[in-house]
Context: one part of a larger RNA
RNA sequence: GGAUGAACGCUGGCGGCACGCUUAACACAUGCAAGUCGAGCGGAGGCGGAGGCUUCGGUCUCCAACUCAGCGGCGGACGGGUGAGGAACGCGUGGGUAAUCUGCCCCAUACCGGGGGAUAACUCAGAGAAAUCUGAGCUAAAACCGCAUAAGCCUACGGAGUCGCAUGGCUCUGGAGGAAAAACUCCGGUGGUAUGGGAUGAGCCCGCGUCCGAUUAGCCAGUUGGCGAGGUAAAAGCUCACCAAAGCGACGAUCGGUAGCCGGUCUGAGAGAAUGGACGGCCACAUUGGGACUGAGACACGGCCCAGACUCCUACGGGAGGCAGCAGUGGGGAAUAUUGCACAAUGGGGGAAACCCUGAUGCAGCGAUGCCGCGUGAAGGAAGACGGUUUUCGGAUUGUAAACUUCUAUCAGCGAGGAAGAGAACGGACAGUACUCGAACAAGCAGCCCCGGCUAACUACGUGCCAGCAGCCGCGGUAAUACGUAGGGGGCGAGCGUUAUCC
Numbered sequence: 001g002g003a004u005g006a007a008c009g010c011u012g013g014c015g016g017c018a019c020g021c022u023u024a025a026c027a028c029a030u031g032c033a034a035g036u037c038g039a040g041c042g043g044a045g046g047c048g049g050a051g052g053c054u055u056c057g058g059u060c061u062c063c064a065a066c067u068c069a070g071c072g073g074c075g076g077a078c079g080g081g082u083g084a085g086g087a088a089c090g091c092g093u094g095g096g097u098a099a100u101c102u103g104c105c106c107c108a109u110a111c112c113g114g115g116g117g118a119u120a121a122c123u124c125a126g127a128g129a130a131a132u133c134u135g136a137g138c139u140a141a142a143a144c145c146g147c148a149u150a151a152g153c154c155u156a157c158g159g160a161g162u163c164g165c166a167u168g169g170c171u172c173u174g175g176a177g178g179a180a181a182a183a184c185u186c187c188g189g190u191g192g193u194a195u196g197g198g199a200u201g202a203g204c205c206c207g208c209g210u211c212c213g214a215u216u217a218g219c220c221a222g223u224u225g226g227c228g229a230g231g232u233a234a235a236a237g238c239u240c241a242c243c244a245a246a247g248c249g250a251c252g253a254u255c256g257g258u259a260g261c262c263g264g265u266c267u268g269a270g271a272g273a274a275u276g277g278a279c280g281g282c283c284a285c286a287u288u289g290g291g292a293c294u295g296a297g298a299c300a301c302g303g304c305c306c307a308g309a310c311u312c313c314u315a316c317g318g319g320a321g322g323c324a325g326c327a328g329u330g331g332g333g334a335a336u337a338u339u340g341c342a343c344a345a346u347g348g349g350g351g352a353a354a355c356c357c358u359g360a361u362g363c364a365g366c367g368a369u370g371c372c373g374c375g376u377g378a379a380g381g382a383a384g385a386c387g388g389u390u391u392u393c394g395g396a397u398u399g400u401a402a403a404c405u406u407c408u409a410u411c412a413g414c415g416a417g418g419a420a421g422a423g424a425a426c427g428g429a430c431a432g433u434a435c436u437c438g439a440a441c442a443a444g445c446a447g448c449c450c451c452g453g454c455u456a457a458c459u460a461c462g463u464g465c466c467a468g469c470a471g472c473c474g475c476g477g478u479a480a481u482a483c484g485u486a487g488g489g490g491g492c493g494a495g496c497g498u499u500a501u502c503c
Base pairs, nucleotide, nucleotide: 001503002502003501004500006499007498008497009496010495013374014373015372016371017370018369019367020366021332026330027329028328030327031326032325035074036073037072040071041070043068044067045066048063049062050061051060052059053058081285082284083283090210091209092208093207094206095205096204097203100202101201105198106197107196108195109194110193111192113147115145116144122137123136124135125134126133127132153178154177155176157174158173159172160171161170162169163168183190184189211257212256213255218248219247223245224244225243226242228240229239230238260282261281262280263279264275265274267272287308288307289306290305291304310321311320312319313318338364340363341362342361346360347358348357349356350355377407378406379405380404387398388397389396390395411444414438415437416436417435421430447492448491449490450489451488452473453472454471458487459486460485461484462483468475469474
C1' cells in the first nucleotide's frame, strides 16, 4: 500500500447492487416451513332439488354439488440448514465397471383372461386422566393372494458361431422348471404388466495430488493371502469356518495435533504465500449413541424402534418433544436483521384438469457492513467590511470567504400521470414503486484525522519530567511547531480514524 462476513470511537443527506451469529453443533415459548389425488375405493355429515306418506309437527326414498376422517397411489431420499466429525478414494483430476442399480420421462415390442379370501372406515361393547388401546360384527378397491397365458425374461443343463482384456462378453439355438397385469372413459385417450434400448441419477474400484509434529519408530490378529460358504444391485475379509504367516514402515508406517474439500477469493510483476464468508459442485451431520423397516432411491432434519441426557404434561399407573428450515426468544459475545408480503414470476410436489401446497423463491423491512453513483449550489463580487487570531502596532491573516447581485434546481418535500416484468386468455406481492411531467424555493444536508522527522501541513497561550503524547526515533524539568486549547494549515470526505487478521 492493498484486502475483510469485521468491531470500536466521532460523525451521518439520498439512491442502486451486494452482504449480515466468524462466539455456544448452547437451550428453545409461539406461528408457519410437505403435501396432494373423489377421474383408484367404501362410507359419514350435509345445503339444495324431485317424489311418496302426513295428525301439517314431520317422516321416507332418490339425485347431485360441498366437507371430513379412513383404505389406496404418488411425493415426504428433492428443495432448505449447518460444518460437529472426518487426514479419508472424503475431495480434486484422469480413468475403469467384462463387478452394478436406476421411480417418474422418451422410443420399440408383446400383452391386459378368469377367480378368491380379507381389512380399515363404520356399528356395538369395554379399558384409560390422557396418549391411545382391546374385543365382537359388517363392507370396498387400481389394496392383497392363487389360477390361466409367456413374444421376450429368469434358473440349472446342453449345442454352434464370433469377439476380447485374465475371469469372460455378445449372437443364434434345444428341451425342462419359474414368475405378469387394473381399471376408468367424453371412445379421442388416461392408466396397468413384461422385455429391450435411451436419457438422467447413483453405487463400487484404481493412478496421481491433498496440513503440522520424530521431544511419536516400530505398527497390525480379520491383521495379509488362499480354499469353501454366506451376503449385496454389485467386486471384495464385506462376514464366517478352515489353512498358510503374511502385510505396512525413514520414499515417514503407527501415534498425537489441526482441518469439511474444490471452483474460487485476497495479495504479489511473477514464483509464491494466505484463505475457503456470499454464489456453484462434492462430502458429512440433524439433541447424543445404536438399529433396522418401507421404498427405484434412506439406514431417512420436520418417519419408526431402543438406550442416554434434558424439557414438559400427569389422576403417579403412564405419556409428549427435538429450529444446524423461516421468523423470533434467552444465553454466550467486541459483534451480526422482521415473530413482514406474495405464490404475480422462476422452479418443485400432487392432480386428466380446475386447482391445492411451497419461510424454495420473488420482494419488502432493519444495518454507512462493503462497493459504486449523486448532493449539500454555480457565476460575479474589494469598502479587501464586521468579528476572530497575531503583531515589531505599521500591518499580516482568515479572504472572494461573507454580505450583495444574477442564475440553476440534482436530492429531499408538494401536485399530476404511471409502467415493463404476463410468450393465447385470466393473473403483479413488489407498488401508486421505478420512471415522466409541473410549480415553488438556495432553501433542509459536513464531518473526521493530522500538522517534530519518517510524512503533506505553524503560530499564540496554558502547563512545567506535572498533566499528558507515542507506530519507530522519541517529546515534557519556564520561551514545547511533539502535552492541552485557540487561530491558521494539510489529507480524505458521508465518511474519517483506531484495533484485529492476511499478502